[in-house]
RNA sequence: GCGGGUAUGGUUUAGUGGUAAAACGUAUCCUUCCCAAGGAUGAAUCGAGAGUUCGAUUCUCUCUACCCGCA
Numbered sequence: 001g002c003g004g005g006u007a008u009g010g011u012u013u014a015g016u017g018g019u020a021a022a023a024c025g026u027a028u029c030c031u032u033c034c035c036a037a038g039g040a041u042g043a044a045u046c047g048a049g050a051g052u053u054c055g056a057u058u059c060u061c062u063c064u065a066c067c068c069g070c071a
Stems, first nucleotide, its partner, number of pairs: 001070007010024004018054001026042005047063005
């Protein structure tokens, strides 16, 4: 330099055009003499920009970061 792949709460991952989800974690409360365990409720997320569309996490393009291959 060329080609390909990945990017979703704090972490690991689902989600192939119609109000984004689970586990762990986290906050508050309950239970307990205390801890642990358990229960209830909540906060927190689509890498950035543009395009297509009535509507984009999803499709297209560019950029960024990481990974793989070729030279």
A computed fold for a 71-nucleotide RNA from uncultured Candidatus Saccharimonas sp., annotated as transfer RNA. Taxonomically the source falls in Saccharimonas (SeqCode) (Bacteria, Bacteria candidate phyla, Candidatus Saccharimonadia, Saccharimonadaceae (SeqCode)). It was read from a public genome assembly. Its Rfam family is "tRNA". The prediction has a mean pLDDT of 81.